[in-house]
A computed fold for a 72-nucleotide RNA from a Clostridia bacterium, annotated as transfer RNA. The sequence was found in a public genome assembly.

Parts: sequence; structure tokens; C1' cells
RNA sequence: GCCCGCAUAGUUCAAUGGAUAGAAUAAAUCCCUCCUAAGGAUUAGAUAUAGGUUCGAUUCCUAUUGCGGGUG
Repeated sequence: GCCCGCAUAGUUCAAUGGAUAGAAUAAAUCCCUCCUAAGGAUUAGAUAUAGGUUCGAUUCCUAUUGCGGGUG
């Protein structure tokens, strides 16, 4: 240089065009407890960036960025 793959919550993962983007864990508040841990309830938290297609995009297309792999 060329080719391929990946990018969603603090972290690990779902969601194959129609959902209010879901769960675990972590965080905060409350309950329980003599205190802590454990347990219970509630809350907040995310689609890498920019365009395009579509009535509708996490999903499809293009470019860019970052990471990983392969190859001359």
C1' cells in the first nucleotide's frame, strides 16, 4: 500500500427495517440490619463522526476516525 472484520450505558453483551434501544454488572437514593456484607425497591446512564436510501435506520449504502486481523 491492498483486503477483511469490529465500534451500542463505566464494563460485558443483546436487539436482521417498525421498541419508550433491553439485560447482567457497576453507580446513586431508600428499605432491611446494632454496623458491614448479603437481600429488596426505585432512579439515572448508550447506538464512533458526517452524509445518503427509506414513510420509517442500531440494522442497508458511502466516506472519515479508531481498534484488530490477513497479505505483497
Taxonomically the source falls in Clostridia (Bacteria, Bacillati, Bacillota). It matches the Rfam family "tRNA". Rfam classes the family as a transfer RNA.